The prediction has a mean pLDDT of 82. A computed fold for a 477-nucleotide part of an RNA from an Oligoflexia bacterium, annotated as small-subunit ribosomal RNA, 3' major domain.

Context: one part of a larger RNA
RNA sequence: UGACGGGGGCCCGCACAAGUGGUGGAGCAUGUGGUUUAAUUCGAUGAUACGCGAGGAACCUUACCUGGGCUAGAAUGUAUUUGGACGGUUGUUGAAAGGCAAUUUCCCGCAAGGGUCAUCUACAAGGUGCUGCAUGGUUGUCGUCAGCUCGUGCCGUGAGGUGUUGGGUUAAGUCCCGCAACGAGCGCAACCCCUAUUGAUAGUUGCCAGCACGUAAAGGUGGGGACUCUAUCAAGACUGCCUUCGCAAGGAGCGAGGAAGGAGGGGAUGACGUCAAAUCAUCAUGGCCCUUACGCCCAGGGCUACACACGUGCUACAAUGGACGGUACAGAGGGACGCAAGCUAGCGAUAGCAAGCAAAUCUCAAAAAGCCGUUCACAGUUCGGAUUGGAGUCUGCAACUCGACUCCAUGAAGCUGGAAUCACUAGUAAUCGCAGAUCAGCCAUGCUGCGGUGAAUACGUUCCCGGGCCUUGUACA
Repeated sequence: UGACGGGGGCCCGCACAAGUGGUGGAGCAUGUGGUUUAAUUCGAUGAUACGCGAGGAACCUUACCUGGGCUAGAAUGUAUUUGGACGGUUGUUGAAAGGCAAUUUCCCGCAAGGGUCAUCUACAAGGUGCUGCAUGGUUGUCGUCAGCUCGUGCCGUGAGGUGUUGGGUUAAGUCCCGCAACGAGCGCAACCCCUAUUGAUAGUUGCCAGCACGUAAAGGUGGGGACUCUAUCAAGACUGCCUUCGCAAGGAGCGAGGAAGGAGGGGAUGACGUCAAAUCAUCAUGGCCCUUACGCCCAGGGCUACACACGUGCUACAAUGGACGGUACAGAGGGACGCAAGCUAGCGAUAGCAAGCAAAUCUCAAAAAGCCGUUCACAGUUCGGAUUGGAGUCUGCAACUCGACUCCAUGAAGCUGGAAUCACUAGUAAUCGCAGAUCAGCCAUGCUGCGGUGAAUACGUUCCCGGGCCUUGUACA
């Protein structure tokens, strides 16, 4: 100087407390461990691994296994050799890859030669093989915590200190006052984006107040720019004003005004560094290793196994509910190898025909919870839907291992979950549906967004966890 303390002081955080809903019990989905296996490819492992890399494992992917094949190789370049091809067609063998055989076949130029393709040889191959403890790059975490440093000066023999401590204040090393310090940098804040209000400009594909036309109904049509909206530019919030406390910074106010009030709400943004943290399998790369194989091609299998253990989820155990009928209101997205209105067939998944739309125009599209009726009366049930049987639809060379969906039948566990444990402070939790990426299809209950309905509680900081500043002790560095 740090680190540590079941030392002290001050302070903060869904850290506790106060509340709400879960997990832990059940079934299933998914990841992991373990076991099994020819293989169950590899990585990730307290917090910071475990719906993680994977934003799509039937083949492919694929890295694993078994078997069949290739050896300058699956790609590209340069030089060289040979050929007129390359390629196409046919036959044969084979699971395919591959092998064998037959047949056909170049261009420009008079020529020399050139182009093109294949082939030979040579040089450069190839490796998801090892080392993340040789590395770059990227990322997690402490932590959006308020810290981390420097120049000069001063102090100290020196390590180092001071500044950065102190008194206040703040979300903040934020600002004020004081001070052997005076300044500065990286962080904080602001500048950026979305959202809440208003105005200006603009008016199609959006809108429809007033005026017409028109319809069963409908901005459907003429027209209009008022309104909504769209999308560009502005305004607006600054403790600016008032009261009060304070030297100031600043604090308090069921004060004013205002759509918004004291950082309005949310996002992006992550200092010096820590964990020899993660990644050589995104990529790049040093070293090492393989080179008729640890490279390459192919078929089939595996990554989907199953006594068990754990994590993360979904669905439930019901009446604040289930079923049936009627009826209302979003936002944000996607669409041409696509989205598909509508009509017809089918109980349905879906199929046939087919308008429109590269989309503020057409379409996916039905939002769901909600509201209004009817029914069920507390039961393993009209709860719950696992499992299994049968019949189908769709995608795709192909659904056996191993797809999703539909219909009929079947109708398991489960009556609110031990010890323990997690999330959340407001348009939040809870609850309800919608969309997208990936994608032929899909094991999505995942992930990323979007809106609808919409709470309870916070006395307080003694205690648990983590962190910041000062101080103290130390046989630690």
RNAcentral holds the full RNA, with entries from ENA.